[in-house]
RNA sequence: GGAGUCGGCCGGACAGUCGCUGUUUCGCUGCGUGAGCAGUGGGGUGGAGGAAAGUCCGGGCUCCAUCGGGCAGGAUGCCAGGUAACACCUGGACGGCGUGAGUCGAUGGCCAGUGCCACAGAAAAUAUACCGCUCUGAGGUUUAUCUUCAGAGUAAGGGUGAAAUGGUGCGGUAAGAGCGCACCGCGCUGGUGGCAACAUCAGUGGCAGGGUAAACCCCAUCCGGAGCAAGACCAAAUAGGGGGACGAUAGCGUGGCCCACGCUGUUCCCGGGUAGGUCGCAUGAGGUGUAUGGCGACGUGCAUCCCAGAUGAAUGACUGUUCUCGACAGAACCCGGCUUACAGGCCGACUCCUUUU
Numbered sequence: 001g002g003a004g005u006c007g008g009c010c011g012g013a014c015a016g017u018c019g020c021u022g023u024u025u026c027g028c029u030g031c032g033u034g035a036g037c038a039g040u041g042g043g044g045u046g047g048a049g050g051a052a053a054g055u056c057c058g059g060g061c062u063c064c065a066u067c068g069g070g071c072a073g074g075a076u077g078c079c080a081g082g083u084a085a086c087a088c089c090u091g092g093a094c095g096g097c098g099u100g101a102g103u104c105g106a107u108g109g110c111c112a113g114u115g116c117c118a119c120a121g122a123a124a125a126u127a128u129a130c131c132g133c134u135c136u137g138a139g140g141u142u143u144a145u146c147u148u149c150a151g152a153g154u155a156a157g158g159g160u161g162a163a164a165u166g167g168u169g170c171g172g173u174a175a176g177a178g179c180g181c182a183c184c185g186c187g188c189u190g191g192u193g194g195c196a197a198c199a200u201c202a203g204u205g206g207c208a209g210g211g212u213a214a215a216c217c218c219c220a221u222c223c224g225g226a227g228c229a230a231g232a233c234c235a236a237a238u239a240g241g242g243g244g245a246c247g248a249u250a251g252c253g254u255g256g257c258c259c260a261c262g263c264u265g266u267u268c269c270c271g272g273g274u275a276g277g278u279c280g281c282a283u284g285a286g287g288u289g290u291a292u293g294g295c296g297a298c299g300u301g302c303a304u305c306c307c308a309g310a311u312g313a314a315u316g317a318c319u320g321u322u323c324u325c326g327a328c329a330g331a332a333c334c335c336g337g338c339u340u341a342c343a344g345g346c347c348g349a350c351u352c353c354u355u356u357u
Base pairs, nucleotide, nucleotide: 001353002352003351004350005349006348007347008346009345010344012322013321014320015319016318017317018316020047021046022045023044024043025042026041027040028039029038030037031036049328053339054338056337057336058335059334060333061227062226063225064224073223074222075221076220077219078092079091080090081089082088093107094105095104096103097102108218109217113216114215115212116211117210130158131157132154133153134152135151136150137149138148139147140146166184167183168182169181170180171179185207186205187204188203189202190201191200192199193198231279232278233277234276241270242269243268244267245266246265250264251263252262253261254260286305287304288303289302290301291300292299293298323326
C1' cells in the first nucleotide's frame, strides 16, 4: 500500500416563529361547607426507534380452570453454563468451508418396529451376476493358437447410479476373494485426560453387513387455556326486575257462581346492565457510573437519575445559517430475544498478500 474477518457506535446540526400533546405551577370565572372539579389565559418542563416493523419464540401481568397424575397435541434435541424464561446468549466438543482472522451446522436413535429409495442398472437389500476372468469336459482343425457349447469357481476389472456389502499396497491363487499381512477407517474391551460432549493410547475382532428419522416412529426434557377489546371500579336517560307502604275492593283474566289467585295505580327503597367516565398505563427482570467475582454470557454491592403515555389518538410546519444534503421507517399493557429493512459515516481488535528498512 492492497484485500478481507469480527465487534461496537451514530442515524444531519444550530437558532427563531407558529402549532399539537403529557405534566407542573400561577391568575381569573363558575360550582361546592370543604377537599376539590370544570372552563379560560400565562409561565416552566417532557415528547418515537435501532429496528417503534414482522407478531415468530419466551416471560411478567389479568381473568377462567385447577389435589395430584395421565392421554391427546405441540415444541426442543452434541456437552456445560447464563437467565424470570426461551427456539435466545456464552464457552467448549465434533464435522463442513476458508491460506488465515474466522464462519456455517435440527449435530439423540434406522442390530424396537414399519415405510421409502425416481431413471439407469444384474442387483437399491432375504442380495445378486450383464460384459468379463479362470478351470474342467465335449466339439470345430492332427498339435499349439483361436473358437463354439455345457458344467463349476469368482466378484479383481468394465458398465449403471446420488448411493453397490470397507480403502491402498504386498503376498497368495487356476482366476480371485480380509484368504493372509502392513497402514488407514470401523466395531468391542481397557487405561489416561476432561464435570461432560469428546480426545488420545494400548489390546482385540477380519468387518459386524447401504442410505433416509426436516419419513412414520422410539427416547429424553418442557408446555393448563385465553388475552389489555385481559380485567377492576364509578355510573345517567329510557325500558324492565325485586321488596315495602298507601289507595281501591274498581276493572280485566282463570271459573257456571262465590271465595281465591294473577295483572293494571301512586310513592319510596334496593340491585343488575347499557351510554359515558376512571383505573389498568408508565418506578421497570429500568438507565448511567463505579467496585468486585467469572475466560465469557452474566451475577453481586454502592452511588445517582426519572426518561412519551394518546383514545380520532400528539411529536408538525415555516424561515435562516451550515455540512458529507440525510436511508429504512413511526409507540398503543410491558419486558427479554430472533428475523427482516436501512443512504451514509465513525471507532476498535485481528488476518493474509506485496513492498521498503
The RNA shown here (Bacterial RNase P class A) has 357 nucleotides and comes from a Gammaproteobacteria bacterium. Lineage of the source: Bacteria > Pseudomonadati > Pseudomonadota > Gammaproteobacteria. It is recorded under the gene name rnpB. The model forms 95% of the base pairs in the Rfam consensus. RNAcentral holds the sequence, with entries from ENA. Its mean pLDDT, the model's own confidence on a scale to 100, is 75.